[in-house]
RNA sequence: CAAGUACGCCGAGCGGUCGCGGGCGCGCUUGCGUGCCUGAGGAAAGUCCGCGCUCCAUAGGGCAGCGUGCCGGAUAACAUCCGGGCCGGGUGACCGGGGGAAUAGGGCCACAGAGAAGUGCAUUGCCGGUGGCAGCACCGGCGAGGGUGAAACGGUGCGGUAAGAGCGCACCGGCGCGCGCAGUAAUGGGCGCGGCCAGGCAACCCCCACGCGGAGCAAGGCCAAGCAGGGACGACGCGCCGGCCCGGCGCGCUUGAGUCCCGGGUAGGCUGCAUGAGGCGGGCAGCAAUGCCAGUCCCAGAUAGAUGAUCGCUGGCGCGGGUGAAGCGGCUUGCUGCCAAGCCCGCGCAACAGAACGCGGCUUAUAGGCGAACUUGGACG
Repeated sequence: CAAGUACGCCGAGCGGUCGCGGGCGCGCUUGCGUGCCUGAGGAAAGUCCGCGCUCCAUAGGGCAGCGUGCCGGAUAACAUCCGGGCCGGGUGACCGGGGGAAUAGGGCCACAGAGAAGUGCAUUGCCGGUGGCAGCACCGGCGAGGGUGAAACGGUGCGGUAAGAGCGCACCGGCGCGCGCAGUAAUGGGCGCGGCCAGGCAACCCCCACGCGGAGCAAGGCCAAGCAGGGACGACGCGCCGGCCCGGCGCGCUUGAGUCCCGGGUAGGCUGCAUGAGGCGGGCAGCAAUGCCAGUCCCAGAUAGAUGAUCGCUGGCGCGGGUGAAGCGGCUUGCUGCCAAGCCCGCGCAACAGAACGCGGCUUAUAGGCGAACUUGGACG
């Protein structure tokens, strides 16, 4: 310098004008005015996991159903994260995957192919026998070679045989069993034995181990006008005449007037609801995830849903032009051509997106940019 790998971070800044939500103060006409402060994200998104919180249900145990699944650690918890192990891919940095399972059992393996999993397959072939002059036909043996396929039942060699074959042997590979060693463990590695060599899929059922009650802030709580209805007391209540009482008249009423109390749900208001597994910068422990310790800060809370628009300056990116004389080239050797970075001028562009109870993850979207690390290749010292 080029190509990559993996991690973390930013994702415009400042100011003016107009506008919106919230809090506090002041003023009054109590919902307006005014002043100050404050007002989205790394994903607020998808709602895929895991929790907090709330209500309902719930003796205990089991079945069914669902989920998780190498080992150790972290955590409130997890399908997350960290470290390790194994398998696969990459020259490498690094990336992806995961329980056991044809020796519990069942099921499936497209197309092609003779045969796709049981003592499997005879298509092309090899060998023997019989018949035939021969091409060939029939019977038997053979899974070694060719061919198909993602996958065809270990590999190489020697022996063996009519031809062959773990049929026998040696070495290599795999599997199983046994015994040591290292490691907390997964696992690694060693020695010995057994021809055991019969594949794959468990995100198909199933088996094993562990875990799991349901609904969700439209959860839930409080206030409360009016209405249906209910209960208690209960013989008078209301209107007119009238200043008031008595009285009179009318209407209602023991088939309950009237008074008092209770009153589900709905509309509305308040709460839940912003001090929290909280943010920031340190120290300590740990490889790390993370934990602990003090310090400091208070940082949106709408409810048809505010967080916006516009202008100026600066910064970023892209394109064009100029300058530039390091580099490359041409020749008439001091002229000229191309032109990186930088600088100047002009024009253009501005990612994905947006809270609604909160938190930890995962996944997906994202213009452009920054930091530090590592790998491979090349050049120079």